[in-house]
RNA sequence: UGGGGCGGCUGGACGGUCGCGCUGCGGGAGACCGCACCGAGGAACGUCCGGGCUCCGCAGGGCAGGACGGUGGGUAACACCCACCCGGAGUGAUCCGCGAGACAGUGCCACAGAGAGCAGACCGCCUCCGCGCUUCGGCGUGAGGGUAAGGGUGAAAGGGUGGAGUAAGAGACCACCGGGGGCCGUGGUGACGCGGCCCGCCAGGUAAACCUCGUCCGGAGCAAGGUCAGACAGAGGAUGUUGACGCGGCCCGCCGAGUCCUCGGGUAGACCGCUGGAGCGACACGGCAACGUGUCGCCGAGAGAGAUGGCCGUCGAAGGGAAUCCUCGAGAGAGGCCCCGGAACAGAACCCGGCGUACAGGCCGCCCCAUUCG
Numbered sequence: 001u002g003g004g005g006c007g008g009c010u011g012g013a014c015g016g017u018c019g020c021g022c023u024g025c026g027g028g029a030g031a032c033c034g035c036a037c038c039g040a041g042g043a044a045c046g047u048c049c050g051g052g053c054u055c056c057g058c059a060g061g062g063c064a065g066g067a068c069g070g071u072g073g074g075u076a077a078c079a080c081c082c083a084c085c086c087g088g089a090g091u092g093a094u095c096c097g098c099g100a101g102a103c104a105g106u107g108c109c110a111c112a113g114a115g116a117g118c119a120g121a122c123c124g125c126c127u128c129c130g131c132g133c134u135u136c137g138g139c140g141u142g143a144g145g146g147u148a149a150g151g152g153u154g155a156a157a158g159g160g161u162g163g164a165g166u167a168a169g170a171g172a173c174c175a176c177c178g179g180g181g182g183c184c185g186u187g188g189u190g191a192c193g194c195g196g197c198c199c200g201c202c203a204g205g206u207a208a209a210c211c212u213c214g215u216c217c218g219g220a221g222c223a224a225g226g227u228c229a230g231a232c233a234g235a236g237g238a239u240g241u242u243g244a245c246g247c248g249g250c251c252c253g254c255c256g257a258g259u260c261c262u263c264g265g266g267u268a269g270a271c272c273g274c275u276g277g278a279g280c281g282a283c284a285c286g287g288c289a290a291c292g293u294g295u296c297g298c299c300g301a302g303a304g305a306g307a308u309g310g311c312c313g314u315c316g317a318a319g320g321g322a323a324u325c326c327u328c329g330a331g332a333g334a335g336g337c338c339c340c341g342g343a344a345c346a347g348a349a350c351c352c353g354g355c356g357u358a359c360a361g362g363c364c365g366c367c368c369c370a371u372u373c374g
Base pairs, nucleotide, nucleotide: 001370002369003368004367005366006365007364008363009362010361012315013314014313015312016311017310018309020039021038023036024035025034026033027032041345045356046355048354049353050352051351052350053221054220055219056218060252061251062250063249065217066216067215068214069213070084071083072082073081074080085099086097087096088095089094100212101211105210106209107206108205109204122151123150124147125146126145127144129142130141131140132139133138159177160176161175162174163173178202179201180199181198182197183196184195185194186193187192225272226271227270228269234263235262236261237260238259239258246254247253279298280297281296282295283294284293285292286291319340320339321338325336326335327334328333
C1' cells in the first nucleotide's frame, strides 16, 4: 500500500421561534394562565424464550403434554453468555454446528436402478450341459450353477491399495493405510486427548419420524389485581350437600354453596398498582472470561391505550454536476474552488435479562494474508 477477519462507539450539530405531556410553584371564583424541571431507542420493534410482580384456597401427587440436550462455569432464570472439547470450512485472522442415543425396538429412504437393509446377478467374467457353424484354434445361441474384481444406476451399492489364491472371484487369507470396538497406562474437574496391545469387527443414512435416556416446567396475565365513590329493579328457567362452581387437559386428592342461561334495568368516574431498579457511571479487588464483591457518585418518560413535534437561519456526511479559474502532471487525468443535494431503521405503555429482525452514513481499536522499502 492492497485485500480480509473480529469487536466497540455513534447515528445529524448549534441558535431562534411556535407548540405538546407529567410534576412542582405562583395567580385566578372558575374555565384557565404564567414560570421552572424533565420528556424515547439501540433496537423502544417482533412478542420468540426466561424471570420478578399479581390473582387463581395450598400451588398437592400421578398420567398425558411441552421445552432443552458435548463438558465445565456464570446468572434470579433461560432456549442466553463465557471458556474449553469434538466435527466441518478457510493459507490465515476467524467462522459454522436444533453437537445425547441409530448394536433397545418400530418406521422411512422419492426418481433412477437387477438390487436400498437379515443385500443384489442387468451387462460382464467363469464353469457345466444341449444345439448350430467351423479353417478344429474356437465362435454363436439357449438353460442351470458360481462370482460382488470390472461396467452401468443412484445422494448412498457391505472400506482403500497391493499381494497370494482361484475355473473366475471375494476380509475367505496376508501386508500396509483408514474406520470401529475392547483392555491397560497416562494428562485433564470434565467433555476429551496421547501412547501401547488385542479383535477382520468393516451392515449406510434419518431421532426438526415414532421412540429411549437425562434435566426442567401448574395456569392466566397490569385490560393482572385492589381501594373508594356513585347508579339500578327485578323476573323466568336449569342444576347442586347423592358435593355443584373452582384448583390449565384427564384421574386422584382438596374445598364447601352456590353456579349457569334468557329477558329487563343501571354504570362505564377517581385513586393505588406505576416506576428507585436483578438500575446507571467511575474506581479498586477476585476471575482467562462471562461475571461477582466493595467504596463513592447519579436519578433518566410514566399517559386517557393519546405528549415527546413543526418552521426558520448557520453549518453540515454520503451522492451528483461542471464552462472558466488555481495546483500537480508530458498527457490522460486527479485535487481545490464553484453549483445542486440534503440524513438510515424506527417510536415507550407493569418492569427487567436475553434472542431474533431492521438500519443511510461516520469514527475507533485489535488481528490475519499478500506486496514493497528499511